[in-house]
C1' cells in the first nucleotide's frame, strides 16, 4: 500500500420543535450507543392512517476505527 476476514454498530434507537394529509407521511436540533475516530443516510417496493396526528415492514446501496491473514 491493495485485498479478504473479524470486531465496533444493529449506516440503529430516543427525545424536542415546527410542517404534509390518500397528489400527504416532511424539516430543523439535540442525546444514547464504541477502547477509540468517522458516520448514522439515500432508493425501491409494501402495509398502514378515511382527514387525524401518529407512522410501520422488507429489499438494496457505505463510510471510519482497530485487530489478523495473504500478496
Nucleotide at each position: 500500500u491493495u485485498c479478504u476476514u473479524g470486531u465496533a454498530u444493529a449506516a440503529u434507537c430516543c427525545c424536542g420543535a415546527g410542517a404534509a394529509u390518500a397528489u400527504g407521511g416532511c424539516u430543523c436540533g439535540g442525546g444514547a450507543g464504541u477502547u477509540u475516530c468517522u458516520a448514522c443516510c439515500a432508493a425501491a417496493c409494501g402495509g398502514c392512517c378515511g382527514u387525524a396526528a401518529a407512522c410501520c415492514g422488507u429489499u438494496u446501496g457505505a463510510c471510519u476505527a482497530c485487530a489478523a491473514g495473504a500478496a
Molecule: 2dG-II purine riboswitch aptamer
Organism: Thermotogaceae bacterium